[in-house]
RNA sequence: GCCUCAGUAGCUCAGACUGGUAGAGCGACCGCCUCGUAAGCGGUAGGUCGAGGGUUCAAAUCCCUCCUGAGGCU
Numbered sequence: 001g002c003c004u005c006a007g008u009a010g011c012u013c014a015g016a017c018u019g020g021u022a023g024a025g026c027g028a029c030c031g032c033c034u035c036g037u038a039a040g041c042g043g044u045a046g047g048u049c050g051a052g053g054g055u056u057c058a059a060a061u062c063c064c065u066c067c068u069g070a071g072g073c074u
Base pairs, nucleotide, nucleotide: 001073002072003071004070005069006068007067010026011025012024013023020057028044029043030042031041032040050066051065052064053063054062
């Protein structure tokens, strides 16, 4: 220098191929239960979807550029 993959909640990741209300598990908080704690059960909060731009009525999703990380080729 070139190629591929990844970046989404505090953590681990779905969702992208096929544009149409952003999700799960764990964690946090509140409540129930208990003499109390843990476990169990119920609920709540938490996201400019890596950054910028473009297309579109509408973009996590399509297009372009860039940043970061991993792997490969030379």
Molecule: transfer RNA
Organism: Candidatus Micrarchaeota archaeon